[in-house]
Molecule: transfer RNA
Organism: Candidatus Blackburnbacteria bacterium
RNA sequence: GGGGGUAUAGCUCAAUGGUAGAGUAGUGGCCUUUUAAGCCAUUGGUUCAGGGUUCGAAUCCCUGUGCCCCCA
Numbered sequence: 001g002g003g004g005g006u007a008u009a010g011c012u013c014a015a016u017g018g019u020a021g022a023g024u025a026g027u028g029g030c031c032u033u034u035u036a037a038g039c040c041a042u043u044g045g046u047u048c049a050g051g052g053u054u055c056g057a058a059u060c061c062c063u064g065u066g067c068c069c070c071c072a
Base pairs, nucleotide, nucleotide: 001071002070003069004068005067006066007065010024011023012022013021018055026042027041028040029039030038048064049063050062051061052060
């Protein structure tokens, strides 16, 4: 320098163009002599940034940025 992949909750990851979810973590409660474990409830999001298409974009298109892989 060229090509490909990826970016979503604190973390790991889902989500057919039509209300952004799960696990875990956090918080509260139950249970237990206590901690842990277990059970129940609950909080938490500028979906990397900017723009475009669309009635409607995490999703499609363009540009940029970070990270990973391949080629040179």